């Protein structure tokens, strides 16, 4: 130079001027409010809403069981399915990647296509035909039979060859009719038993043993350990209006008719009192009511609709710095406040500049993890070529 790995920071800027909305402070104001000065005002994922906890209600003797998760080991955290470091298998030259990574010798099922057979397996080519049975040649007998060669079967067999992701350990010699853990060495596995390191997880070494026992559990299932339920529309105060509850307030007034079972009823009429209505301004007029009920009116009382207030942002918080730790973290000391909205605000215009600008917008709060991203920066490292 070129190809590659792993981290990590960034997400156009500056300047006017008009808004929105939070907060202090000051003026008006009984209060809502308004005004006027300062200042705060989205994201690295604010997203998906998937895990994990704060927090608030409600339930909750103990233990089973059912249901869901979660799975290698030792640490970190509030916790976690997540982060560190380390093991083991796997791909990669490497740098470093992935892994749902407990148990398949507890049981059940499953294993397309192809292929003779896919799990106490088969036999299509092939080899073999030793042993049995037939046919045929030759030799040998007088012949019968015996011996040899050939075919073809019954059967034998799993070395080879084909199928497959997978075909019941691998090489060698021995054996054998041909072959084969049938024997036997060595090698690989597995399983006991001893041992040496490792907090473990695992790693290593002797020794023995039957000769090999496929995969597949995000397939039932079995071990093991976790887990109570709903969520800021949680929850907590306040409290118009309507409805309910209890209780209070004004004539058993006078005069006069009708009807009466002689208890009352019920009608005009005038004043008086209480409410409402208009008109107007202290007065007038018009309806309702004055024992109870009914209607009106005031009080008060529980629950509580609209609505307001709060929960509400100060926090497992940010940056420094020393200190333990390999590392995730942690502790200690300075230091700084950094959206809180409720149709829900960060925006609209203008001028300047650049590499002309991706993916996206808080809604109780944090720590994860996933998924989306124009461009740009930095830092460690592998591997190739070239040059010195």
């Nucleotide at each position: 130079g070129g190809a590659g790995c792993a981290g990590g920071c960034u997400g156009a800027g500056c300047g006017a001027u008009c808004g929105c909305u939070g907060g202090a402070c000051g003026g008006u104001g009984c209060a809502a409010a308004u005004c006027g000065u300062c200042u705060g005002g989205a994201g690295g994922a604010a997203a998906g809403u998937c895990c994990g906890g704060g927090c608030u209600u409600c339930g909750c003797a103990g233990g089973a069981c059912a249901c869901g998760g979660u799975g290698g080991u030792g640490g970190g955290u509030a916790a976690c399915g997540c982060c560190c470091a380390c093991c083991g298998u796997c791909c990669g030259c490497a740098a470093g990647g992935a892994c749902a990574g407990g148990g398949a010798a507890a049981g059940u099922g499953c294993c397309a296509c192809a292929g003779a057979g896919a799990a106490u397996a088969g036999a299509c080519c092939g080899c073999c035909g030793a042993u049995c049975g037939c046919c045929c040649u030759g030799g040998u007998u007088c012949g019968c039979g015996c011996c040899a060669a050939g075919g073809c079967g019954a059967g034998g067999u799993a070395a080879g060859g084909g199928u497959g992701a997978a075909a019941c350990g691998g090489u060698g010699c021995g054996g054998u009719a041909a072959g084969a853990g049938c024997g036997c060495a060595c090698c690989a596995g597995c399983g006991g038993u001893c041992u040496g390191g490792g907090u473990g997880a695992c790693c290593g070494g002797a020794u023995c043993g039957g000769c090999u026992u496929g995969g597949u559990a995000a397939a039932c299932c079995c071990c093991a350990c976790c887990g109570g339920a709903a969520g800021c529309a949680a929850g907590g105060c306040c409290a118009a209006g309507c409805a309910g509850a209890a209780g209070g307030c004004a004539g058993a007034a006078c005069a006069g008719g009708g009807c009466u079972u002689c208890g009352g009823c019920u009608c005009u009429g005038u004043c008086a009192c209480g409410g409402a209505g208009c008109g107007g301004u202290u007065c007038g007029u018009u309806c309702c009511g004055u024992a109870u009920c009914c209607a009106g009116u005031c009080u008060u009382c529980g629950g509580g609709u609209c609505g307001g207030c709060u929960g509400c942002u100060c926090g497992a918080g940010g940056c420094g710095g020393c200190a333990g730790g390999u590392a995730a973290c942690u502790g200690c000391c300075g230091u700084c406040c950094c959206a809180g909205a409720a149709a829900a605000a960060u925006g609209g215009u203008c001028g300047c500049u650049c590499u002309c600008g991706a993916c996206a917008a808080a809604a109780c709060c944090c720590g994860g993890c996933u998924u989306a991203c124009a461009g740009g920066c930095c830092u460690g490292c592998u591997c190739c070529c070239c040059u010195u």
The RNA shown here (Bacterial RNase P class A) has 388 nucleotides and comes from a Planctomycetaceae bacterium. A source record names the gene rnpB. Lineage of the source: Bacteria > Planctomycetota > Planctomycetia > Planctomycetales > Planctomycetaceae. It matches the Rfam family "Bacterial RNase P class A". The family's RNA type in Rfam is ribozyme.